[in-house]
Context: one part of a larger RNA
């Protein structure tokens, strides 16, 4: 000097990002116990009192070989000694201290998020993330849909729509507004478009033959049947797409400008442009608010955090759920109380280690 324990005057969170760590609380009995609430809880709420030992008493269990009783002499009935148990009663004893050690909840108020118990990053994250019961939508009529497999086959299920699969939401309470123009899905089939295929008009190549020309056993030019071959138009035709509807607890979306009231300000009101429709209820500087430490109020002597409001929502908003909510949480934030070496400000002790000297 460090580590691990222990104690500490006065103060008591002034420490610090933050009461991190430590301290305090802790058991049993009795009294007593608020808001709120889904009436179950909250609750061990909170907050108080008692606790050892001895003697006596009280209550109580067992119960004689002791005593008593007999209509039954019995493995009968009753009482008591003895041996236990409890104690809220009375008196007394000791200590600073009686759950004397060890073990052994700190508590209260407010807010956010998630209903809850549960699950998770084995080895830096336990959470507000995941799951969940509940809700909704979509698919599936059984040889089900879906999944695995080339197939056979298997799971689904020895189940049958109160079932099974998929997606989203996430207890409960009150609710869940408008938009189908885009994308998707479902349905429709008149018309447009449209593949392979069918079809084969027409065109090209080759070439028998024929005609003409040139000089010849020959060569050239032109026309060109049949066959073979290459290309190939009209026409016929599916789903799909275009098209027409439906559908948002499908993916998603949910405006601007100008004017107006007898102070001012504001605008219930009016006009206009655009849109598929222009954000309803509720909430709102919020886990969302940039400006921003917004403004006002509360708490403090002093508060960028916190709580309550306001609404100017840069850029909340309704199952990508909205707003509440008792209970719950090793979650996050703020406050109070108790408590303390966290601190003012450090000291000492014990044990171990480093270091120095020998």
């Nucleotide at each position: 000097u460090c580590a691990u324990g222990g104690u500490u005057a006065a103060g008591g969170a002034a420490c610090u990002c933050g009461g991190c760590a430590a301290a305090a609380u802790a058991c049993c009995c009795c009294c007593g116990u608020a808001a709120c609430u889904u009436c179950g809880g909250g609750a061990g709420a909170a907050g108080g009192g008692g606790g050892a030992c001895c003697u006596a008493g009280a209550c109580u269990g067992u119960g004689a070989a002791g005593c008593c009783c007999c209509u039954u002499u019995g493995c009968g009935g009753g009482c008591u000694a003895g041996c236990g148990g409890u104690u809220g009663u009375a008196g007394g004893u000791c200590g600073c201290a009686g759950a004397g050690a060890a073990u052994a909840g700190g508590g209260a108020g407010a807010a956010g998020c998630g209903a809850c118990u549960g699950u998770u990053u084995a080895u830096c994250a336990a959470a507000a993330a995941c799951a969940c019961a509940g809700g909704u939508c979509c698919g599936u009529g059984c040889g089900a849909a879906g999944u695995c497999g080339u197939a056979a086959g298997a799971c689904g299920a020895u189940g049958u729509a109160u079932a099974c699969g998929g997606a989203c939401u996430g207890a409960c309470g009150c609710c869940u507004g408008c938009c189908c123009g885009g994308u998707g899905c479902u349905g429709g089939a008149a018309g447009g478009u449209u593949a392979a295929g069918a079809g084969g008009a027409a065109a090209g190549g080759u070439c028998a033959a024929c005609a003409c020309c040139c000089c010849u056993u020959g060569g050239g030019u032109g026309u060109g049947a049949a066959g073979c071959u290459u290309u190939g138009a009209a026409u016929c035709c599916a789903a799909g797409c275009c098209c027409c509807a439906g559908u948002a607890a499908a993916c998603g979306g949910c405006g601007g400008u100008g004017g107006u009231a007898a102070c001012u300000a504001u605008a219930a009101c009016c006009a206009u442009c655009c849109u598929a429709a222009g954000g309803u209820a509720g909430c709102g500087a919020a886990a969302u608010u940039c400006c921003u430490u917004g403004u006002c109020g509360g708490g403090u002597a002093a508060g960028u955090u916190c709580c309550g409001a306001c609404c100017u929502g840069c850029a909340c908003g309704a199952a990508u759920g909205g707003c509440g909510u008792a209970a719950c949480g090793a979650c996050u934030u703020c406050u109070c109380u108790a408590c303390u070496g966290u601190c003012u400000c450090a000291a000492c002790c014990a044990u171990g280690a480093a270091c120095u000297c020998g």
The part of an RNA shown here (large-subunit ribosomal RNA, domain IV) has 358 nucleotides and comes from Buchananella hordeovulneris. Rfam family: Bacterial large subunit ribosomal RNA. Rfam links the family to the GO terms ribosome and structural constituent of ribosome. The full RNA is in RNAcentral, with records from ENA.